[in-house]
RNA sequence: UUAUGUCAAGGGCAAGCUCUCCGAAAGGGGAAGCGCGCAAAGCCAUGGGUCUACGGCCCCGGCUCCUUAAAGAAGCAAGGGGCUAAGAUCGCCAGGCUGCCGUU
Numbered sequence: 001u002u003a004u005g006u007c008a009a010g011g012g013c014a015a016g017c018u019c020u021c022c023g024a025a026a027g028g029g030g031a032a033g034c035g036c037g038c039a040a041a042g043c044c045a046u047g048g049g050u051c052u053a054c055g056g057c058c059c060c061g062g063c064u065c066c067u068u069a070a071a072g073a074a075g076c077a078a079g080g081g082g083c084u085a086a087g088a089u090c091g092c093c094a095g096g097c098u099g100c101c102g103u104u
Base pairs, nucleotide, nucleotide: 003103004102005101012038013037016034017033018031019030020029021028022027036091042097043096044095046094047093048092049089050088051087055084056083057082058081059080060079062076063075064074066072
């Protein structure tokens, strides 16, 4: 330097639960305890996947109004549905960068 990974050694991280803070939410930060698990569960949102929808668009919706044989058109609610990322997720996959020890 390259490849590789453990019934080694010294260690590391910390799912989830509790409290608290930020956020519309997904989710994220902090503190203590436990430890789901992880050879990069260290960092990066570059590609894909997945999650959320404050906001935006469309539809349903009752009322008002124009007009009419019936229909149709316009406007505005409560509430509901669908779509949408520039938000989130690196402990979803891939990729990029960096690293301990052992073996080669």